Overview:
This is a predicted structure of a 75-nucleotide RNA (transfer RNA) from a Gemmatimonadales bacterium. Model confidence (mean pLDDT): 82 of 100. Its Rfam family is "tRNA". Rfam's curators write: Transfer RNA (tRNA) molecules are approximately 80 nucleotides in length. The sequence is in RNAcentral, with records from ENA. The organism belongs to Gemmatimonadales, within Bacteria.
RNA sequence: GGGCGCGGAGCACGGUCUGGUGUGUGCAGGGGCCUUAUAAGCCUCAGGUCGUGGGUUCAAAUCCCACCGCGCCUA
Numbered sequence: 001g002g003g004c005g006c007g008g009a010g011c012a013c014g015g016u017c018u019g020g021u022g023u024g025u026g027c028a029g030g031g032g033c034c035u036u037a038u039a040a041g042c043c044u045c046a047g048g049u050c051g052u053g054g055g056u057u058c059a060a061a062u063c064c065c066a067c068c069g070c071g072c073c074u075a
Stems, first nucleotide, its partner, number of pairs: 001074007010027004020058001029045005051067005
């Protein structure tokens, strides 16, 4: 240099294929219940420019392009 994959909450991920319900689940975090107390369990709350920018579309996490970062393969 060329090719491929990945990027979404603090962490791990489903959702992308086939565009359309309020971006959701678990753990972690705050509060509460329970308990003599802790753990476990239960309830609840908060947290997302879905890597960045642009394009297509009535509508984009999802499709297209460029760029950034990481990983793998290869000359």